[in-house]
Molecule: Guanidine-I riboswitch aptamer
Organism: Clostridium cavendishii DSM 21758
RNA sequence: GUUAAAGUUUUAUAGGGUUCCGCAGAAUAAUAUCUGGUCUGGUCCAAGAUAAAACGCACAGUGUAUCUGUGUUCACGGAAGGACAAAAGCCUGGGAGAU
Numbered sequence: 001g002u003u004a005a006a007g008u009u010u011u012a013u014a015g016g017g018u019u020c021c022g023c024a025g026a027a028u029a030a031u032a033u034c035u036g037g038u039c040u041g042g043u044c045c046a047a048g049a050u051a052a053a054a055c056g057c058a059c060a061g062u063g064u065a066u067c068u069g070u071g072u073u074c075a076c077g078g079a080a081g082g083a084c085a086a087a088a089g090c091c092u093g094g095g096a097g098a099u
Base pairs, nucleotide, nucleotide: 007055008054009053010052011051012050015045016044020042021041022039023036024035025034026033056072057071058070059069060068061067074094076097080092081091082090
């Protein structure tokens, strides 16, 4: 780039750790420094099997329009490894397996 649709993106969350902020402590001439995530938190990461919305897609209608309506289902799941500062329902992964 092309093709590709149990499609894509955004926002929020379950959850996650500790690069930054904050907090706590130590030390200090010092607003610099060190330690702590077994610190509630803010920034940050974040779900295929969480949520909402928008777009897209399918079907139908029709006044043929960047139009309207309906639909967009189901989904039990290791261990190990990987990234970023680090970790995780992140990625590997609708995987290996199970039914």